[in-house]
A computed fold for a 140-nucleotide part of an RNA from Tautonia sociabilis, annotated as small-subunit ribosomal RNA, 3' minor domain. Taxonomically the source falls in Tautonia (Bacteria, Planctomycetia, Isosphaerales, Isosphaeraceae). The prediction has a mean pLDDT of 83. Rfam family: Bacterial small subunit ribosomal RNA.

Context: one part of a larger RNA
RNA sequence: CACCGCCCGUCAAGCCACCAAAGCGGGGGGCACCCGAAGUCGCUGCGCCCGCAAGGGCAGGCGCCGAAGGUGAAACCCGUGAUGGGGACUAAGUCGUAACAAGGUAACCGUAGGGGAACCUGCGGUUGGAUCACCUCCUU
Numbered sequence: 001c002a003c004c005g006c007c008c009g010u011c012a013a014g015c016c017a018c019c020a021a022a023g024c025g026g027g028g029g030g031c032a033c034c035c036g037a038a039g040u041c042g043c044u045g046c047g048c049c050c051g052c053a054a055g056g057g058c059a060g061g062c063g064c065c066g067a068a069g070g071u072g073a074a075a076c077c078c079g080u081g082a083u084g085g086g087g088a089c090u091a092a093g094u095c096g097u098a099a100c101a102a103g104g105u106a107a108c109c110g111u112a113g114g115g116g117a118a119c120c121u122g123c124g125g126u127u128g129g130a131u132c133a134c135c136u137c138c139u140u
Stems, first nucleotide, its partner, number of pairs: 003103001005100001008096002011093001013090002016087001018085003023080005031072004039065001041063004047058004106127009
């Protein structure tokens, strides 16, 4: 490369990451309960030992605590995950033409409804609207 311009969205294709997700797999920790080794401690100690005795000691019995183990419910973290959702990107796909000129219904903002899609319609607002006319003000 200048309107034979620019440009928007749906749809289709490819690719990438992300989000959600029943379920599945795994991780460490905490909690509750069960069981409970070693051992200290407490109680006991008809047996044994020492002792004239008072008493002391030992074995044994019971209990508290208690490592490991088991069971249960819940929370957290990691991975995976049918499927669903939008998003980014990719010379020459599809449908239309929304925006940029008054873009052919000015555009945009908010909101509500509607629609294959860009969007459309209602209500309120903005001028960052062109054009024509008029009014006010300023300058000459």